[in-house]
């Protein structure tokens, strides 16, 4: 330099092909439970790598870029 894959709450991850309310687990906070803690229950907060385009509507499609991994040279 070329090609492929990946990037979503603090962490791990589903959704992307086939556009239509951003979900789960762990963790955090509050409350309930308990003599206290733990366990358990309920609720809350928290995310689509960046920029642009297409569209009524983009995590999803298109273009460019960044980062990581793999392969080729």
């Nucleotide at each position: 330099g070329c090609g492929g894959c990946a990037g979503u709450a603090g962490u791990c991850u589903a959704g992307c092909c086939u556009g239509g309310a951003a979900g789960g687990a762990c963790g955090g906070c509050a409350c309930c439970c308990u003599g206290c803690c733990a366990c358990g229950g309920u609720g809350c907060a928290a995310a689509c790598c960046c920029g642009g385009g297409u569209u009524c509507a983009a995590a999803u499609c298109c273009c460019g870029g960044c980062u990581g991994c793999c392969g080729c040279a």